[in-house]
Overview: This is a predicted structure of a 190-nucleotide RNA (Lysine riboswitch aptamer) from Neobacillus rhizophilus. The model forms 100% of the base pairs in the Rfam consensus. The coordinates come from a structure-prediction model, not an experiment, and the mean pLDDT is 76. The organism belongs to Neobacillus, within Bacteria.
RNA sequence: CGAUGAGGUAGAGGUCGCGGUUUUUAUCAGUAAAAUGGACGAGACGCAGAGAUGUUUUUGACUCCGUUUGAAAGGAAAAGCUGCCGAAGUGUGUUUUUCUCUCUGGAGAAACAUGCUGGGGCUGUCUCCGAACAGGAACAGAACUGUCACGUUUAGCCUUACCAGCUUUACGUGUUGAGCUAUCUUUCGG
Numbered sequence: 001c002g003a004u005g006a007g008g009u010a011g012a013g014g015u016c017g018c019g020g021u022u023u024u025u026a027u028c029a030g031u032a033a034a035a036u037g038g039a040c041g042a043g044a045c046g047c048a049g050a051g052a053u054g055u056u057u058u059u060g061a062c063u064c065c066g067u068u069u070g071a072a073a074g075g076a077a078a079a080g081c082u083g084c085c086g087a088a089g090u091g092u093g094u095u096u097u098u099c100u101c102u103c104u105g106g107a108g109a110a111a112c113a114u115g116c117u118g119g120g121g122c123u124g125u126c127u128c129c130g131a132a133c134a135g136g137a138a139c140a141g142a143a144c145u146g147u148c149a150c151g152u153u154u155a156g157c158c159u160u161a162c163c164a165g166c167u168u169u170a171c172g173u174g175u176u177g178a179g180c181u182a183u184c185u186u187u188c189g190g
Stems, first nucleotide, its partner, number of pairs: 001189003005186007014085001017084009033069007043056004047105006088117012118145002122141004127136002146176001148174005155167003
């Protein structure tokens, strides 16, 4: 000096960078539920189905109507605090656990493995979840932005001057976190 080498440490991205958490506000909702009056008359409830089992019910359950009270969780927004820059998100699979017990499913939580996504918006289609005009996934589209590579280019340094080189400005094309920048250690080759 070189290698799309290996490892460690530190660091950068931002029209809301990412996560967690607290408070407030609205929504959920005049809903669920409770009390009470009336109608009906045999079932109802513990996630769905089957089995088991328990509770409740003719002292009238469940359901419906009226009246009086009347939430919460998940989800959203704002502000604060905090940990951070594969931050993190999401798909799939396995295991554990909760929903009375067993089986088959479903839902919630956690762990592990693995795939995808550089970042945050926007638009359209479709789909999932949801009370929702909130949110997620996939596909397509148009921009923005970070990063490095290459090409053109601006200015500066160097030089008597030019070339080359180094730094830098703008533009274009392309790469995309297993990335990029700085630094240290180390391997191989010269």